[in-house]
Molecule: c-di-GMP-I riboswitch aptamer
Organism: Planctomycetota bacterium
RNA sequence: CGCGUGACGAGGCAAACCACUCGCAAGGGUGGGACGCAAAGCUACAGGGCCCGGGUCGCAGCGUGCAUCCCGGGCAGCCAGUUGCCGAC
Numbered sequence: 001c002g003c004g005u006g007a008c009g010a011g012g013c014a015a016a017c018c019a020c021u022c023g024c025a026a027g028g029g030u031g032g033g034a035c036g037c038a039a040a041g042c043u044a045c046a047g048g049g050c051c052c053g054g055g056u057c058g059c060a061g062c063g064u065g066c067a068u069c070c071c072g073g074g075c076a077g078c079c080a081g082u083u084g085c086c087g088a089c
Stems, first nucleotide, its partner, number of pairs: 004089001006086001012037002017032006035077001041082003047079002049075007058066003
């Protein structure tokens, strides 16, 4: 120095739920709150996956639903890419 690992130390983040708020929605923000997390830091234009809205045309049948394709939006606590604290083994 690199890879693996996760002691020690300093700490950090914040699920569900609740209140307020933005959004058609998925979902986001603020505060409370902790289920948990060695990256629960960042990245949605590295890539995959999932979710929402609109359209499409075909099938079923009159309310709408489903498959294909297209457009837009969202999720990083789904996988992943990338950066990083400590320095025992």